[in-house]
This is a predicted structure of a 351-nucleotide part of an RNA (small-subunit ribosomal RNA, central domain) from an uncultured Fimbriimonadaceae bacterium. Its mean pLDDT, the model's own confidence on a scale to 100, is 87. Its Rfam family is "Bacterial small subunit ribosomal RNA". Rfam links the family to the GO terms ribosome and structural constituent of ribosome.

Context: one part of a larger RNA
RNA sequence: CUGGGCGUAAAGAGCGCGUAGGCGGCUUAUUAAGUGUGGUGUGAAAUCUCCAGGGCUCAACCCGGAAACUGCACCGCAUACUGAUAAGCUUGAGGAAUGCAGAGGUAACUGGAAUUCCUGGUGUAGCGGUGAAAUGCGUUGAUAUCAGGAGGAACACCCAUGGCGAAGGCAGGUUACUGGGCAUUAUCUGACGCUGAGGCGCGAAAGCGUGGGUAGCAAACAGGAUUAGAUACCCUGGUAGUCCACGCCCUAAACGAUGGAUACUAGACGUAAGAGGUAUCGACCCCUCUUGUGUCGCAGCUAACGCACUAAGUAUCCCGCCUGGGGAGUACGGCCGCAAGGUUGAAACUC
Numbered sequence: 001c002u003g004g005g006c007g008u009a010a011a012g013a014g015c016g017c018g019u020a021g022g023c024g025g026c027u028u029a030u031u032a033a034g035u036g037u038g039g040u041g042u043g044a045a046a047u048c049u050c051c052a053g054g055g056c057u058c059a060a061c062c063c064g065g066a067a068a069c070u071g072c073a074c075c076g077c078a079u080a081c082u083g084a085u086a087a088g089c090u091u092g093a094g095g096a097a098u099g100c101a102g103a104g105g106u107a108a109c110u111g112g113a114a115u116u117c118c119u120g121g122u123g124u125a126g127c128g129g130u131g132a133a134a135u136g137c138g139u140u141g142a143u144a145u146c147a148g149g150a151g152g153a154a155c156a157c158c159c160a161u162g163g164c165g166a167a168g169g170c171a172g173g174u175u176a177c178u179g180g181g182c183a184u185u186a187u188c189u190g191a192c193g194c195u196g197a198g199g200c201g202c203g204a205a206a207g208c209g210u211g212g213g214u215a216g217c218a219a220a221c222a223g224g225a226u227u228a229g230a231u232a233c234c235c236u237g238g239u240a241g242u243c244c245a246c247g248c249c250c251u252a253a254a255c256g257a258u259g260g261a262u263a264c265u266a267g268a269c270g271u272a273a274g275a276g277g278u279a280u281c282g283a284c285c286c287c288u289c290u291u292g293u294g295u296c297g298c299a300g301c302u303a304a305c306g307c308a309c310u311a312a313g314u315a316u317c318c319c320g321c322c323u324g325g326g327g328a329g330u331a332c333g334g335c336c337g338c339a340a341g342g343u344u345g346a347a348a349c350u351c
Base pairs, nucleotide, nucleotide: 003323004322005321006320007305008304012319014202015201016200017199021195022194023193025089026088027087028086029085030084031083033082034081035078036077037076038075039074040073041072042071049066050065051064053063054062055061092192093189094188095187096185097184098183099182100181104178105177106176107175108174109173110172111155116150117149118148119147120146121145122144126137127136163170164169207248208247209246210245211244212243216242217241221237222236223235224234259318260317261316262315263314264313267296268295269294270293271292272291273290274289275288276287277286300307301306324351325350326349333344334343335342336341
């Protein structure tokens, strides 16, 4: 090394696109590189193994013989499989046509409710807040109420166990531009495929840079309470931030804690989108199929929990990762970053 694993015990990269590489559908022909078989040469000696061989009184040891050296090269032969070359096929993959659903993305415009603030009217002594209070606000007229105005942020009901997206994520409305998916037809191309080390791109929140914006909320901070204390929980305030543009950061319990692809393997009941059929005057209803999304459940699997056609079942291909706990996701070095830090990632020692 050949091993065993990765839902919860250590272990699936946050997600995609894709280079090299690995792997790859059906048929025919040629070839004979891999593969198989036969032969020739070589594979020093010693060593190892075997000898009802020999020599030291035996043995170790020495000598002899055989075998072996599982390899390499060359020459033939075989052609199922793999490869190569050539020709073809349509089921994989892609295109086309006709439809369909959707908070998929980007930009612009726009709407109403509510909070806050401002102005004016009515009105008078409280309001607010809590377990109870107080800080706070209010006779310079608050709270309440009516009218008008300003501004920012978020979009109640619809809303779902629903939908879309690779993931992060996406929700008022309209328009423009734009990505993906599904169904049907079986019309075109003809294996064009799968995975993917490096690489490239996307990537919540918080945070950073420059400029704007700031209604509400609110780290820090201040005050009031509580308490033995209270650097908290509760209350009154309140700045970064939250919002926008551009540029960074690149991490999350980035979770289905479950990588991607393909095939196969009982059922039952929902739900979303579409197609076909039945029925009907027509639409619904009902039945079948496909794709998605759920609940339960058989075989099988699992340490158990549970999973169970959306597998954690049965198989194949490719990638990533794990190998006792702590030290430690630390130190050092490299790379990246304005910084915060990220990424790669030990050892001594100890149990």